[in-house]
Predicted 3D model of a 137-nucleotide RNA (c-di-AMP riboswitch aptamer (ydaO/yuaA leader)) from Syntrophomonas sp. Its mean pLDDT, the model's own confidence on a scale to 100, is 76.
RNA sequence: UUUCAAUUUGUGCCGAAUUGCUGCGUCGCCCGAUGGAGCAAACGGGGGAACCAUUUUAUGGGGUGAAUCCAGGUUACUGGUAGGGCUUCCUGGUCCGAAUCCGUCAGCUAACCUCGUAGGCAGUACAGGAAAAGUUG
Numbered sequence: 001u002u003u004c005a006a007u008u009u010g011u012g013c014c015g016a017a018u019u020g021c022u023g024c025g026u027c028g029c030c031c032g033a034u035g036g037a038g039c040a041a042a043c044g045g046g047g048g049a050a051c052c053a054u055u056u057u058a059u060g061g062g063g064u065g066a067a068u069c070c071a072g073g074u075u076a077c078u079g080g081u082a083g084g085g086c087u088u089c090c091u092g093g094u095c096c097g098a099a100u101c102c103g104u105c106a107g108c109u110a111a112c113c114u115c116g117u118a119g120g121c122a123g124u125a126c127a128g129g130a131a132a133a134g135u136u137g
Base pairs, nucleotide, nucleotide: 004137005136006135007134008133009132012121013120014119018041019040020039021038022037024035025034026033027032028031042117043116044115045114046113047112052107060105061102062101063100064099069080070079071078072077083096084095085094086093088130089129090128091127092126
C1' cells in the first nucleotide's frame, strides 16, 4: 500500500466563534481556584491595485447571515417560497426561512491594512438503506 474478516461509528447540535503559551492581581495553602492583560496558531469577516466589469449617482447605497421573494387581508396577521439545518450520499420525515451593522461610502482585487473568536439549544438523541472512516487480525 492492497485485499479479506470481525467490530465500532453521534452526548451531542446551530454558529467562524477553538487551542496553546506568558505575565500580573486576589483567595486558599504547595499546588489549585478565580479575575483581567497580552502573544501565537487555527478558523471566519471587512477594506484594498492592474486587468476585467459597471453605466451607477434619493425611490440613496452597502455589509454580516440560510433568512429572499410572492399572494391575500379587517393591515392584527395568514399562506406559500428562493435558500438553510437535522453526520457524507439517497429516500422519507421534520424544523428554520430571523435579526442587525455602516452612515452618503465601498464592484472584482495581488501586495498590504484591519476586525471577531459570541450567543443559543437538545436530553435515548429523526427513521431506513448505502457508502465512508476508525480499531484489531